[in-house]
Molecule: transfer RNA
Organism: Nanobdellota archaeon
RNA sequence: AGUCCCGUGGUGUAGGGGUCAAGCAUACAAGGCUCUGGACCUUGCGACGGAGGUUCGAAUCCUCCCGGGACUA
Numbered sequence: 001a002g003u004c005c006c007g008u009g010g011u012g013u014a015g016g017g018g019u020c021a022a023g024c025a026u027a028c029a030a031g032g033c034u035c036u037g038g039a040c041c042u043u044g045c046g047a048c049g050g051a052g053g054u055u056c057g058a059a060u061c062c063u064c065c066c067g068g069g070a071c072u073a
Stems, first nucleotide, its partner, number of pairs: 001072007010026004018056001028044005049065005
């Protein structure tokens, strides 16, 4: 330098144009239970890397950039 893959709550991930309102697990907070704690139950909390474009509509498609990884030279 080129090619390819990835980037979603604190963490790990699903979702690949709408109707699922971004789901699940875990963490955290409050409450319940308990003599206390843990476990368990209920509720809450919190996310689409950035900028443009396409579209009636973008986490999802396109372009550029940023960051991470693999390969080729």